Model confidence (mean pLDDT): 81 of 100. Predicted 3D model of a 73-nucleotide RNA (transfer RNA) from a Patescibacteria group bacterium. Rfam family: tRNA. The family's RNA type in Rfam is transfer RNA. The same sequence occurs in records of 2 taxa.
RNA sequence: GGGCCAGUAGCUCAGUGGUAGUAGCGCGAUUCUUAUAAAAUCGAGGUCGAUGGUUCGAUCCCAUCCUGGCCCA
Numbered sequence: 001g002g003g004c005c006a007g008u009a010g011c012u013c014a015g016u017g018g019u020a021g022u023a024g025c026g027c028g029a030u031u032c033u034u035a036u037a038a039a040a041u042c043g044a045g046g047u048c049g050a051u052g053g054u055u056c057g058a059u060c061c062c063a064u065c066c067u068g069g070c071c072c073a
Base pairs, nucleotide, nucleotide: 001072002071003070004069005068006067007066010025011024012023018056027043028042029041030040031039049065050064051063052062053061
C1' cells in the first nucleotide's frame, strides 16, 4: 500500500428500517444470616465509534473518516 471483518452499558454479547435497544457478569439497595458468601427481589447505568446522506422514520441501508483484528504484498 491492497483486501476482509468488527465497533451497542464498566466487561462479554443479542437485536433489527417502526412508537419504548436485550441478556449475563459486574455495581447499588432490600430480604435471608451472628456476620460474610451463596440465593431471591428490585434498581441505576447506553447521544448503538464519528460526520454526512437515503427515507415519513436509521442502532440497522449508503459514503467518508477513526479505532482494533486477520490476510496479502